[in-house]
Molecule: transfer RNA
Organism: Reclinomonas americana
RNA sequence: GGAUACGUAGCUCAGCGGUAGAGCAACGGACUUUUAAUCCGGUGGUCUUGGGUUCAAAUCCCAACGUGUCUA
Numbered sequence: 001g002g003a004u005a006c007g008u009a010g011c012u013c014a015g016c017g018g019u020a021g022a023g024c025a026a027c028g029g030a031c032u033u034u035u036a037a038u039c040c041g042g043u044g045g046u047c048u049u050g051g052g053u054u055c056a057a058a059u060c061c062c063a064a065c066g067u068g069u070c071u072a
Stems, first nucleotide, its partner, number of pairs: 001071007010024004018055001027041004048064005
């Protein structure tokens, strides 16, 4: 240089074009003499960036950026 996969919460990952979710972590509460464990709860997202298609885009298309793999 070429090809290809991926980019969503602090981390690991879901998410058939129709209001963005889970587990863990952190936080608050219950229980406990206290801690831990257990149980309950909500918080936390410019869905990498920019454009396009569409009534409507995390999702489809194009480009850029970043990461991984293959190849030269």